[in-house]
RNA sequence: GUCCCCAUCGUCUAGUGGUUAGGACACCGGGCUUUCAAUCCGGAAACACGGGUUCAAUUCCCGUUGGGGACGCCA
Numbered sequence: 001g002u003c004c005c006c007a008u009c010g011u012c013u014a015g016u017g018g019u020u021a022g023g024a025c026a027c028c029g030g031g032c033u034u035u036c037a038a039u040c041c042g043g044a045a046a047c048a049c050g051g052g053u054u055c056a057a058u059u060c061c062c063g064u065u066g067g068g069g070a071c072g073c074c075a
Stems, first nucleotide, its partner, number of pairs: 001071007010025004018055001027043005048064005
């Protein structure tokens, strides 16, 4: 340099052209408990960035950035 794969709550992850974007752990509040833990209920929290296609994009296409992998060039 070329090609391939990946990027979603704090972390790990599910998922789809029309969803209120789901789950687990963690966090916050409450119930229970003499207290703590456990347990139960509730809450906040995410589609890397920029374009394009489309009535509609987190999803499809292109590029950028970051991560991983394969192969190569030069004197």
This is a predicted structure of a 75-nucleotide RNA (transfer RNA) from a Deltaproteobacteria bacterium. The sequence was found in a public genome assembly. Lineage of the source: Bacteria > Pseudomonadati > Myxococcota > Myxococcia. The prediction has a mean pLDDT of 80.